[in-house]
RNA sequence: AGUUGUCUUCGGGGUAGGGUGAAAGUCCCAACCGGCGGUGUGAGUCCGCGACCCACUUUUGUGGUUGAAUGCAUAAGCUACCGAUAGUUACAGUCUAGAUGGAAGAAGGCAGAC
Numbered sequence: 001a002g003u004u005g006u007c008u009u010c011g012g013g014g015u016a017g018g019g020u021g022a023a024a025g026u027c028c029c030a031a032c033c034g035g036c037g038g039u040g041u042g043a044g045u046c047c048g049c050g051a052c053c054c055a056c057u058u059u060u061g062u063g064g065u066u067g068a069a070u071g072c073a074u075a076a077g078c079u080a081c082c083g084a085u086a087g088u089u090a091c092a093g094u095c096u097a098g099a100u101g102g103a104a105g106a107a108g109g110c111a112g113a114c
Base pairs, nucleotide, nucleotide: 002114004111005110006109007108008107009106010105017029018028019027031094032093033083034082035049036048037047038046044081045080053064054063055062056061069079071078072077085097086096087095
């Protein structure tokens, strides 16, 4: 230093301002946000994964589905696009709820062997 086991901690952000209306963070104008690993100068949009959703099994796990640029530019900007389910005095990426949850993974401790 790598590998194996185990434990701990961490592990998702966002409607300012205005319009209509009885009522909207849900509509309209406008604003804002971007999980993890890889590649890469640069990644919400490429590759892979997680989450969400569906089926089976139900200890848990297995399988499946799943959005949008490999744009322009070439030094960090420009333009475009995308965003689960349920709820709601009115249609939600941003409010509320499942969720004080789960998880890709990150950091560290301990132990053993090589």
This is a predicted structure of a 114-nucleotide RNA (FMN riboswitch aptamer (RFN element)) from Lactobacillus equicursoris DSM 19284 = JCM 14600 = CIP 110162.
Its mean pLDDT, the model's own confidence on a scale to 100, is 80.
It was read from a public genome assembly, where an Rfam model found it.